[in-house]
RNA sequence: CAACCGAAAAGGCAAACCCAGGCGAAAGCCCGGGGACGCAAAGCAACGGGACCUAAAUCCGCCAAGGACAGGGUGGCCUGGCUGCCGAA
Numbered sequence: 001c002a003a004c005c006g007a008a009a010a011g012g013c014a015a016a017c018c019c020a021g022g023c024g025a026a027a028g029c030c031c032g033g034g035g036a037c038g039c040a041a042a043g044c045a046a047c048g049g050g051a052c053c054u055a056a057a058u059c060c061g062c063c064a065a066g067g068a069c070a071g072g073g074u075g076g077c078c079u080g081g082c083u084g085c086c087g088a089a
Stems, first nucleotide, its partner, number of pairs: 005087002012039002017034003021030003037076001043082002048079003051074003058068003
């Protein structure tokens, strides 16, 4: 110095939920405030792989109920990738 690893320290992020506003058919997302479940990447990327959620349009349907389906979404679902703070055992 680097890798692995994750004690300590300094910090960081921010789930559920609540208030106010926006986008969307929905899932969900954005934004301001509160909040603190948790996170060593809970930083980035959905054009690496898988899984899950929704189903507008489309198709099926007794045209009703409903069913199928992602080009929509989730990276705080898993895994792979990239980047990053600190430095004990």

Record summary
c-di-GMP-I riboswitch aptamer from an Acidobacteriota bacterium, 89 nucleotides, folded computationally. Rfam family: c-di-GMP-I riboswitch aptamer. Gene Ontology term of the family: cyclic-di-GMP binding. The organism belongs to Acidobacteriota, within Bacteria. The model forms 95% of the base pairs in the Rfam consensus. It was read from a public genome assembly, where an Rfam model found it.